[in-house]
RNA sequence: AUAGAGACAAGGCAAAACCAUUGAAAAAUGGUGACGCAAAACUACAGGGACUAAAUUGAUCCUAUCAAUAUGUCAGCCAGUUGCCUCC
Numbered sequence: 001a002u003a004g005a006g007a008c009a010a011g012g013c014a015a016a017a018c019c020a021u022u023g024a025a026a027a028a029u030g031g032u033g034a035c036g037c038a039a040a041a042c043u044a045c046a047g048g049g050a051c052u053a054a055a056u057u058g059a060u061c062c063u064a065u066c067a068a069u070a071u072g073u074c075a076g077c078c079a080g081u082u083g084c085c086u087c088c
Stems, first nucleotide, its partner, number of pairs: 004088001005086002012037002017032006035076001041081003047078002049074003056068005
């Protein structure tokens, strides 16, 4: 230095739920809060997968319903990239 592994130490992040705000929604941001996480750091135009359906289009039992679809969203789904420490 690299790879594997995850004891010790220093730390780090923050699920659900609740409140507020934004949004058509999915969801996001902030606060409280910790389920957990050796990458729960970054990346949605490396790739896969998933969620939503405002707008648009089509259909219909027609003033409403259904279906398709992302330019929207999810990285704590798989993943790509980078990275702290060392009883080993």

Annotation
A computed fold for an 88-nucleotide RNA from Ammoniphilus sp. CFH 90114, annotated as c-di-GMP-I riboswitch aptamer. Of the family's consensus pairs, 95% are formed in the model. The prediction has a mean pLDDT of 87. Its Rfam family is "c-di-GMP-I riboswitch aptamer". Rfam links the family to the GO term cyclic-di-GMP binding.